[in-house]
Context: one part of a larger RNA
RNA sequence: GAUAAACGCUGGCGGCAUGCCUAAUACAUGCAAGUCGAACGGAGAAUUAGAAGCUUGCUUCUAAGGAUCAGUGGCGAACGGGUGAGUAACACGUAGUUAACCUACCCAUUGGACUGGGACAACUUUUGGAAACGAAAGCUAAUACCGGAUAGGAAGUAAUUUUAAAGGAGCGUGUGCUCCACCAAUGGAAGGGACUGCGUCUGAUUAGCUAGUUGGUAGGGUAAGAGCCUACCAAGGCGACGAUCGGUAGCCGGACUGAGAGGUUGAACGGCCACACUGGGACUGAGACACGGCCCAGACUCCUACGGGAGGCAGCAGUAGGGAAUCUUGCACAAUGGGCGAAAGCCUGAUGCAGCAAUGCCGCGUGAGUGAAGAAGUUUUUCGGAAUGUAAAACUCUGUUAUAUGGGAAGAACAGCUAGAGAAGGAAAUGGCUUUAGUGUGACGGUACCAUAUCAGCAAGGGACGGCUAACUACGUGCCAGCAGCCGCGGUAAUACGUAGGUCCCGAGCGUUAUCC
Numbered sequence: 001g002a003u004a005a006a007c008g009c010u011g012g013c014g015g016c017a018u019g020c021c022u023a024a025u026a027c028a029u030g031c032a033a034g035u036c037g038a039a040c041g042g043a044g045a046a047u048u049a050g051a052a053g054c055u056u057g058c059u060u061c062u063a064a065g066g067a068u069c070a071g072u073g074g075c076g077a078a079c080g081g082g083u084g085a086g087u088a089a090c091a092c093g094u095a096g097u098u099a100a101c102c103u104a105c106c107c108a109u110u111g112g113a114c115u116g117g118g119a120c121a122a123c124u125u126u127u128g129g130a131a132a133c134g135a136a137a138g139c140u141a142a143u144a145c146c147g148g149a150u151a152g153g154a155a156g157u158a159a160u161u162u163u164a165a166a167g168g169a170g171c172g173u174g175u176g177c178u179c180c181a182c183c184a185a186u187g188g189a190a191g192g193g194a195c196u197g198c199g200u201c202u203g204a205u206u207a208g209c210u211a212g213u214u215g216g217u218a219g220g221g222u223a224a225g226a227g228c229c230u231a232c233c234a235a236g237g238c239g240a241c242g243a244u245c246g247g248u249a250g251c252c253g254g255a256c257u258g259a260g261a262g263g264u265u266g267a268a269c270g271g272c273c274a275c276a277c278u279g280g281g282a283c284u285g286a287g288a289c290a291c292g293g294c295c296c297a298g299a300c301u302c303c304u305a306c307g308g309g310a311g312g313c314a315g316c317a318g319u320a321g322g323g324a325a326u327c328u329u330g331c332a333c334a335a336u337g338g339g340c341g342a343a344a345g346c347c348u349g350a351u352g353c354a355g356c357a358a359u360g361c362c363g364c365g366u367g368a369g370u371g372a373a374g375a376a377g378u379u380u381u382u383c384g385g386a387a388u389g390u391a392a393a394a395c396u397c398u399g400u401u402a403u404a405u406g407g408g409a410a411g412a413a414c415a416g417c418u419a420g421a422g423a424a425g426g427a428a429a430u431g432g433c434u435u436u437a438g439u440g441u442g443a444c445g446g447u448a449c450c451a452u453a454u455c456a457g458c459a460a461g462g463g464a465c466g467g468c469u470a471a472c473u474a475c476g477u478g479c480c481a482g483c484a485g486c487c488g489c490g491g492u493a494a495u496a497c498g499u500a501g502g503u504c505c506c507g508a509g510c511g512u513u514a515u516c517c
Base pairs, nucleotide, nucleotide: 001516002515003514005513006512007511008510009509012364013363014362015361016360017359018357019356020322025320026319027318029317030316031315034075035074036073039072040071042069043068047064048063049062050061051060052059053058054057082275083274084273091200092199093198094197095196096195097194098193101192102191103190106188107187108186109185110184111183112182114148115147116146117145123138124137125136126135127134128133152163153162154161155160167180168179169178170177171176201247202246203245208238209237210236213235214234215233216232217231218230219229220228250272251271252270253269254265255264256263257262277298278297279296280295281294300311301310302309303308328354330353331352332351336350337348338347339346340345367397368396369395370394377388378387379386380385402454403453404452405451406450407449411444416439417438418437419436420435421434422433461506462505463504464503465502466487467486468485472501473500474499475498476497482489483488
């Protein structure tokens, strides 16, 4: 000098940051991933119209309507958020390779979207179970599923083989236009997989290690190279340039310190990796071996009708425990960003804000001017005086702050809706694109800020004073009580202990402890 700090004493305000470093311990409760009815069959509220009954303002039926909804289906859930256990490794950093690879959504270009079929949920009926959850029979739709056709692509020297598709909404009727979806191919953008050179802590009181081990052939496997896996064959491969084994540790951009070289560190923010109660496994999918998915085993907790079931905060809050020690079971989707949707919109503990804490940094205040050869009090004294000290009082001001009242933001650009204009396409209309005007949305927050009024009024402490080291006297104590970072003080005149006065340093902080340079 620094700190994610803690402890002691003290404590006025604001801005911006930061806030379980320990038990990757266990978790009550709420929330943290949904969305689309413009993919589909169905159920269907408000409302409107008609009819019937009549108690004349109600009931029933029919039609329109379509809020909303479980189910099928699509996309998302692999992002975002958390943690640092494991890992000394191509994990990370850096520079490359991939002629050995993948890529949903997005963009550009080209071509297509023809013709058929059978189911399963929902629903109805029956039925098992305490529950969780099922079972059987029957019915049905699709952008769900499966044939055929046709291609471009892929494989192959070639013959040839293999492999696609789906509709919906609006407008118009001229059987079409527009928009959103769908299929194939090529390229892009962005993201990832794999491989390689170099770099990356410590112990030799760890010296030998290795059998899929090292290489070959064949096959399998993967998006893809490879002992990645299998069979056979050979006997190799690594190591004092430190293998193997043990210990410790997420890595980096950075941060702290230092003139630098270097040393230490890896909280917050950003990149990468790993993990999600412990261990193992695959499924789905463009992508996972998947934090809030599935299966198995284990430990633990809970429910049970004892037959059987349910759970996973290292998401945000919060609880217990551990600890020197670390916050609210808050508000809002207004902004930014993300998911879905044609859109309106819905969801979003990401995020934006607020709350708590002097935890840190920065800023402001606790008043300003005048005021005696100098009040009182206190301390000291050689009793003359000296110090506190312009300090106070007193007088004149100011109003930062505070309090009260009133006004009051920026952050908002949009999207959508209404009205209009332009140009491309089209038979036209809708729609899409560009654009103008209006309308339109704020959690924070009646906050920041501004104005007026009122009062010096509500706001100073902590440590030190022997030397290092800025700052001294008196009394008490008497090797006691005590101090202490080092040297050392204290045994009757202690500037070193305790108290008081004074002084010095810093100041809403000041000291102590711990750690690094």
About this RNA: A computed fold for a 517-nucleotide part of an RNA from an uncultured bacterium, annotated as small-subunit ribosomal RNA, 5' domain. The prediction has a mean pLDDT of 85.